[in-house]
This record gives sequence, C1' cells and structure tokens, in this order.
RNA sequence: GCCAGUGACCUGGGGUGUCCGUCCGGGCUGAGAGCACACCCAUAGAACCUGACCUGGUUCACGCCAGCGUAGGGAGCCGUCACGAAGACGUUUC
Repeated sequence: GCCAGUGACCUGGGGUGUCCGUCCGGGCUGAGAGCACACCCAUAGAACCUGACCUGGUUCACGCCAGCGUAGGGAGCCGUCACGAAGACGUUUC
C1' cells in the first nucleotide's frame, strides 16, 4: 500500500526453442529448453494454445523484446488441512 491470501498434500493442465559442434556436449534467454530427485499453472486463470511460416525491433540465431492482448480458448469456476485483519500478500529501506 492493498483488503485476502500464503504454505503443504492430493488431483488435474502445460511447455521443452535457437546457434555451434567432435552428436558426448557447449553457448543464449528463461522458473523451466523433453523426463528435469524437475519447473510453471489450476477460473482473481498471459501456465499454455490459436491467431502465427503474423507485425516492428534486436541478435550469431531464436516467442530474445514489444505489439497482437480489455481478442478467442484453457485445467480444483466445486478438493482437503494448517496459518491468516492481533495481518496473508505486495512495495521500499536496512
């Protein structure tokens, strides 16, 4: 500041690109780059998908940045427990 969440468990949803290479690996962004003892998200839903072989910028390259996006979809819209206006969460400072 805001006015209700936060954590755990269970259940469910989701993505895994780009460049180099000696194909074992290495670089970039990111929470996570295909199995990660993972990570993220579950309707207050930008997790994620469609639009999209999209548009502008940037880069070695790339959903890398922005637009698109008050768009259309999308899994607890209705799980349990604990804590919580005697303060959960956010921000700033130390």
Annotation
Predicted 3D model of a 94-nucleotide RNA (TPP riboswitch aptamer (THI element)) from an Alphaproteobacteria bacterium. Of the family's consensus pairs, 95% are formed in the model.